This is a predicted structure of a 472-nucleotide part of an RNA (small-subunit ribosomal RNA, 3' major domain) from an uncultured rumen bacterium.

[in-house]
Context: one part of a larger RNA
RNA sequence: UGACGGGGACCCGCACAAGCAGCGGAGCAUGUGGUUUAAUUCGAAGCAACGCGAAAAACCUUACCAGGGCUUGACAUCCCUCUGACCGGAUCUUAACCGAUCCUUUCUUCGGACAGAGGUGACAGGUGGUGCAUGGUUGUCGUCAGCUCGUGUCGUGAGAUGUUGGGUUAAGUCCCGCAACGAGCGCAACCCUUGUCGUCAGUUACUAACAUUAAGUUGAGGACUCUGACGAGACUGCCGAGGUCAACUCGGAGGAAGGUGGGGAUGACGUCAAAUCAUCAUGCCCCUUAUGUUCUGGGCUACACACGUGCUACAAUGGCCGGUACAAUGAGAAGCAAUACAGCGAUGUGGAGCAAAUCACCAAAACCGGUCCCAGUUCGGAUUGCAGGCUGCAACUCGCCUGCAUGAAGUCGGAGUUGCUAGUAAUCGCGAAUCAGCAUGUCGCGGUGAAUGCGUUCCCGGGUCUUGUACA
Numbered sequence: 001u002g003a004c005g006g007g008g009a010c011c012c013g014c015a016c017a018a019g020c021a022g023c024g025g026a027g028c029a030u031g032u033g034g035u036u037u038a039a040u041u042c043g044a045a046g047c048a049a050c051g052c053g054a055a056a057a058a059c060c061u062u063a064c065c066a067g068g069g070c071u072u073g074a075c076a077u078c079c080c081u082c083u084g085a086c087c088g089g090a091u092c093u094u095a096a097c098c099g100a101u102c103c104u105u106u107c108u109u110c111g112g113a114c115a116g117a118g119g120u121g122a123c124a125g126g127u128g129g130u131g132c133a134u135g136g137u138u139g140u141c142g143u144c145a146g147c148u149c150g151u152g153u154c155g156u157g158a159g160a161u162g163u164u165g166g167g168u169u170a171a172g173u174c175c176c177g178c179a180a181c182g183a184g185c186g187c188a189a190c191c192c193u194u195g196u197c198g199u200c201a202g203u204u205a206c207u208a209a210c211a212u213u214a215a216g217u218u219g220a221g222g223a224c225u226c227u228g229a230c231g232a233g234a235c236u237g238c239c240g241a242g243g244u245c246a247a248c249u250c251g252g253a254g255g256a257a258g259g260u261g262g263g264g265a266u267g268a269c270g271u272c273a274a275a276u277c278a279u280c281a282u283g284c285c286c287c288u289u290a291u292g293u294u295c296u297g298g299g300c301u302a303c304a305c306a307c308g309u310g311c312u313a314c315a316a317u318g319g320c321c322g323g324u325a326c327a328a329u330g331a332g333a334a335g336c337a338a339u340a341c342a343g344c345g346a347u348g349u350g351g352a353g354c355a356a357a358u359c360a361c362c363a364a365a366a367c368c369g370g371u372c373c374c375a376g377u378u379c380g381g382a383u384u385g386c387a388g389g390c391u392g393c394a395a396c397u398c399g400c401c402u403g404c405a406u407g408a409a410g411u412c413g414g415a416g417u418u419g420c421u422a423g424u425a426a427u428c429g430c431g432a433a434u435c436a437g438c439a440u441g442u443c444g445c446g447g448u449g450a451a452u453g454c455g456u457u458c459c460c461g462g463g464u465c466u467u468g469u470a471c472a
Stems, first nucleotide, its partner, number of pairs: 001472002003469003007466007015456002019420005026312008034303002042053002064298007073123001077122002079119006088103005106113002125287002128285003134281002136276003139272001141270001146185006152161003165176003191264004196232007206221002210219002235258001238252005314413001318372006330361001332359001335354002340349003379410001384405007426448007
């Protein structure tokens, strides 16, 4: 100087407390451990691994296993020889790749170009090893308020000072003081979005007035909504009180918004030999008729069990039936698909319109009426049988959906434990990426919309000062 303390002081955080909803019990989905297996590819491991890499494992993917092939190779460059092709089509063969045969088939300035086949090696190739040899990228403490430097001064020196102290702040934020004076990386602001208003602009959006229609449908309008470009607006600016005539704090006015308005992006010096050689790149080591490459089939989907994360429930604030409203984000041509028709339905037929403010995908909870009457039930839907639909060469291993039948556990969950302070939690549906098909996952979107917060004694984590130390 740090680090540590079941030392002290001060402060902060959904850290506790006050509340709401959960998890832990059930069934299922998914990941992991373990076990099994020919193989169940590999990685991730307290917080910070475990719906994680994987924004899609039937084949492919695929790295694993069994078996069949290839060996200058699936991919690249160079050299030599031959051919005029290559592509495409057909036949035989094969589990398939491989292999065999036939048909078709270039340009030219005649130097060659291009392509194919064969040969020789130089080489290719490796998701083989080492993340404890590395780059790059990422997690974490933590969006915590810290981490440092120059000159000066002090100290024999390591170092100190500044950065400590008194206030204050979300903040090393600012003020005052001070052997310090300044500066840098962080904080804040500048950026995006949302909330209010104005100006400009009105089509595909809108419709107050005038016509018109079944309908903003059409004429028309530029008011409103909305769209999107530029501006305004919030700065403790104003008033009062407190405070050191300070910083600042509390209250008030005006205001759409008030003291960082809400949300996002943004992550200092560093820590964990943290993660990744399987995104990529790369040193060294290793394989080279195989640890490379190709094909078929299987596996990654196994199942006495254990754990994590979710979904659905256990019901009446509910289930079922009928009627009837109201969104936003967004994607749409090998696409989204309306009206109509067929089907109980999944879906099919058909194809108006739309490369979209024009067309279409397109709501549910809510509301109104009826029924059930507290039951393992008209709750719950697992499991299983049969019959179908869709995608796709192909749904047996191993997809999703529908109908009929079946109708398991489950009556609110021990110890313990998680999230959340407002348009939040809870609850309801919708969209997108991936994608032929396949979400209860992920990332977004809107609808409905709470309760509680006395406070900082305690638990956890963090910051500052101080003290002790047989630690570095």

Annotation
Its mean pLDDT, the model's own confidence on a scale to 100, is 83. The RNAcentral record of the full RNA draws on ENA, Greengenes and SILVA. Its Rfam family is "Bacterial small subunit ribosomal RNA".